The prediction has a mean pLDDT of 76. Predicted 3D model of a 391-nucleotide RNA (Bacterial RNase P class A) from a Chloroflexota bacterium.
RNA sequence: CCAGGCCGCCGGGCGGUCGCGGUCUUCGGUUCAUCCGGGGAUCGAGGAAAGUCCGGGCUCCACGGGACAGGGCGCUGGGUAACUCCCAGGCAGGGCAACCUGACGGAAAGCGCACAGAAACAUACCGCCUACCCGUUCUCGCUUCGGCGCAAACGGCGGCAAGGGUGAGAUGGUGCGGUAAGAGCGCACCAGCGGUCGGGUGACCGGCCGGCUGAGCAAGCCCCGCCCGGAGCAAGACCAAAUAGGGAGGCAAUGGCUCGUCCCGGGCCGUCUCCGGGUAGGUCGCUCGAGGCGGCGGGCAACCGCCGUCCCAGAUGGAUGAUCGCCGCCCGAUGCCCGGCGCAACCCGUGGCAUCGGGAACAGAACCCGGCUUACAGGCGGCCUGGCCUU
Numbered sequence: 001c002c003a004g005g006c007c008g009c010c011g012g013g014c015g016g017u018c019g020c021g022g023u024c025u026u027c028g029g030u031u032c033a034u035c036c037g038g039g040g041a042u043c044g045a046g047g048a049a050a051g052u053c054c055g056g057g058c059u060c061c062a063c064g065g066g067a068c069a070g071g072g073c074g075c076u077g078g079g080u081a082a083c084u085c086c087c088a089g090g091c092a093g094g095g096c097a098a099c100c101u102g103a104c105g106g107a108a109a110g111c112g113c114a115c116a117g118a119a120a121c122a123u124a125c126c127g128c129c130u131a132c133c134c135g136u137u138c139u140c141g142c143u144u145c146g147g148c149g150c151a152a153a154c155g156g157c158g159g160c161a162a163g164g165g166u167g168a169g170a171u172g173g174u175g176c177g178g179u180a181a182g183a184g185c186g187c188a189c190c191a192g193c194g195g196u197c198g199g200g201u202g203a204c205c206g207g208c209c210g211g212c213u214g215a216g217c218a219a220g221c222c223c224c225g226c227c228c229g230g231a232g233c234a235a236g237a238c239c240a241a242a243u244a245g246g247g248a249g250g251c252a253a254u255g256g257c258u259c260g261u262c263c264c265g266g267g268c269c270g271u272c273u274c275c276g277g278g279u280a281g282g283u284c285g286c287u288c289g290a291g292g293c294g295g296c297g298g299g300c301a302a303c304c305g306c307c308g309u310c311c312c313a314g315a316u317g318g319a320u321g322a323u324c325g326c327c328g329c330c331c332g333a334u335g336c337c338c339g340g341c342g343c344a345a346c347c348c349g350u351g352g353c354a355u356c357g358g359g360a361a362c363a364g365a366a367c368c369c370g371g372c373u374u375a376c377a378g379g380c381g382g383c384c385u386g387g388c389c390u391u
Base pairs, nucleotide, nucleotide: 001387002386003385004384005383006382007381008380009379010378012327013326014325015324016323017322018321020044021043022042023041024040025039026038027037028036029035046362050373051372053371054370055369056368057367058232059231060230061229070228071227072226073225074224075089076088077087078086079085090104091102092101093100094099105223106222110221111220112217113216125164126163127160128159129158133156134155135154136153137152140149141148142147172190173189174188175187176186177185191213193210194209195208196207197206198205199204236284237283238282239281246275247274248273249272250271251270255269256268257267258266259265291310292309293308294307295306296305297304298303329359330358331357332356333355334354335353336352337351338349339348340347
């Protein structure tokens, strides 16, 4: 210098003018509350405020205990209020490496697994073999001519699973030996399983021994272990009109309507006072919190503890904006300078300066917090890896 990996951070700055929301204060309009207006002080979006996907706080409802069902999670240790999150480690896969990725419990509990293929827990299509057993033919030998023996070929009964072929997968892999041909049949190394010894909190790792080996898929059902009551700030609590309706008591009248008619009895209709529920509306919940910053200490780290310091939006048709100036950033053009190659020019450059023109992302709180995921112009810092060059 080039290419790359990991971690962390910023997300324009300063000032003027106008405007908006909250809190405090002051003056005025009215008499107190309250409301309105003016002045002053102060605060006023984010790293994701987003998606609302996980986990908690908080609130209300339900609740004797347990199980089933349903859902979620799944290597080990730690962190945390909690998590499916984070940190550290193990194992597997990828990368030359820094490093990255991982639904990473169980396949001798059971079921299932398309197509192809002979066969997918049980098989032989092609193929290899004829040692043993049986038959036929035939050569040679022996013969007491009845046969017997040896070798070969063919067939049968059979043996094999090495090779071919099918498949994602064919019952450990490679090599040597062995055999009629073969085969963990034997041996060496490797993988796996079991035992044992050692290391580690553990996942797991290493050594030795053994018989040789019992497919794969659980992001198919399933089995095992752990966790889970429901709804959500439109939760929920309080104050509380007008109108209508409800309840209690009093007053008036003894009237009207009604229980088919009459008597008795009952109900409704008037008016006043009081009570209670709900609605509109208002207040609280509401922002001081698993809080930010700094220091010290513990821990590899996530994180935790102590001390100091700070207060940092709370709207409810929902404020946080507009504009101007200067500076900074990015892009393009032009000019000059610098560097490289050259005598020079042309040319090249991630370089510097000036002028002009243009641009500045993703997106905006609504109960709060911890995570995850997704979007994002441009920029900064630290550590590490590989390659090239120079000294």
Record summary:
Rfam family: Bacterial RNase P class A. Gene Ontology terms of the family: tRNA processing, ribonuclease P activity and dimeric ribonuclease P complex. By type it is a ribozyme. The source organism's lineage runs through Bacteria, Bacillati and Chloroflexota. It is recorded under the gene name rnpB.